[in-house]
C1' cells in the first nucleotide's frame, strides 16, 4: 500500500429517507422485617468529522480520522 466489516446512550446492540430505541447499568419510588430478585417512573444522544444529493439524512454519495479482520 490495497481489499472488507464497523464507529449510534456510562456499556452490548436495533432502527436502511420521515423531527433514535431496547437490555444492563443510574437515580426516585413500590414490595420486604431488612437484603437480593421483581414492578412502576425518571434522566441520559445535535448517530466519528466535514462536504455532497434530497422538502427532508443515522439511513444514499465523497473525502478524511480511529477500530478490527485479510492480503502484500
Nucleotide at each position: 500500500g490495497c481489499c472488507a466489516a464497523g464507529g449510534u446512550a456510562g456499556c452490548u446492540c436495533a432502527a436502511g429517507g420521515g423531527u433514535a430505541g431496547a437490555g444492563c447499568a443510574a437515580u426516585c419510588c413500590u414490595c420486604u422485617c431488612g437484603u437480593a430478585a421483581g414492578g412502576g417512573a425518571u434522566a441520559g444522544g445535535c448517530u466519528g468529522u466535514g462536504g455532497g444529493u434530497u422538502c427532508g439524512a443515522u439511513u444514499c454519495c465523497c473525502a478524511c480520522c480511529c477500530u478490527u479482520g485479510g492480503c502484500u

A computed fold for a 72-nucleotide RNA from a Minisyncoccota bacterium, annotated as transfer RNA. RNAcentral holds the sequence, with entries from ENA. Lineage of the source: Bacteria > Bacillati > Minisyncoccota.